[in-house]
RNA sequence: CUCAUCCAGAGCAGUGGAGGGAAUGGCCCGAUGAAGCUGCGGCAACCAUGACGACUGGGUCAACGGUGCCAAUUCCUUUAGGCGGACUGCCUAUGAGAUGAG
Numbered sequence: 001c002u003c004a005u006c007c008a009g010a011g012c013a014g015u016g017g018a019g020g021g022a023a024u025g026g027c028c029c030g031a032u033g034a035a036g037c038u039g040c041g042g043c044a045a046c047c048a049u050g051a052c053g054a055c056u057g058g059g060u061c062a063a064c065g066g067u068g069c070c071a072a073u074u075c076c077u078u079u080a081g082g083c084g085g086a087c088u089g090c091c092u093a094u095g096a097g098a099u100g101a102g
Stems, first nucleotide, its partner, number of pairs: 001102006011040005019029003025076002041070003046066002049062004074096001079093005
């Protein structure tokens, strides 16, 4: 840089000792113990692998391997357009970000 996905799912213990949720603004989580690190466990099914199916096109199941993830929709958010009598509302696209594959 390109493509795909992001309203589902899944946490305990030890250590540590004040931060964390990307950024801005909000709103939350945290001494009933934050981040980080370690162990074990789990979720998911992107890649790989296996079984079945299909073979024009795609799919279903499994979960040993490579990643990822396990508060809140990616916690909400930007911009444009639309819906609505109106709004702290809703929808579509887009921006930003995350993860995977190349």

Predicted 3D model of a 102-nucleotide RNA (SAM riboswitch aptamer (S box leader)) from Centipeda noxia. The prediction has a mean pLDDT of 82. It matches the Rfam family "SAM riboswitch aptamer (S box leader)". Its family is annotated with regulation of gene expression in the Gene Ontology.